Transfer RNA from Vicugna pacos, 72 nucleotides, folded computationally. Rfam family: tRNA. It is annotated as a transfer RNA. Gene Ontology term of the family: triplet codon-amino acid adaptor activity. The coordinates come from a structure-prediction model, not an experiment, and the mean pLDDT is 83. RNAcentral holds the sequence, with entries from Rfam.
RNA sequence: GAAGGUAUAGCUCAGUGGUAGAGUGUGUACCUAGCCUGUACAAGGUCUUGGGUUCAAUCCCCAGUACCUCCG
Numbered sequence: 001g002a003a004g005g006u007a008u009a010g011c012u013c014a015g016u017g018g019u020a021g022a023g024u025g026u027g028u029a030c031c032u033a034g035c036c037u038g039u040a041c042a043a044g045g046u047c048u049u050g051g052g053u054u055c056a057a058u059c060c061c062c063a064g065u066a067c068c069u070c071c072g
Stems, first nucleotide, its partner, number of pairs: 001071001003069005010024004018055001026042005048064005
């Protein structure tokens, strides 16, 4: 220098046009001899950044940033 991939909750990851979920962790309550285990509820999100398309974008298009892989 060229090509490809990834970016979503504290962490690990789903979600392929109709406004976002799971597991785990955290908090509260119950349970318990108990701060173990278990059950229920809750909180927690600028969906990497900017622009474009669309009635509507996590999702499609363009560019940027960071990281990974590969070629030279």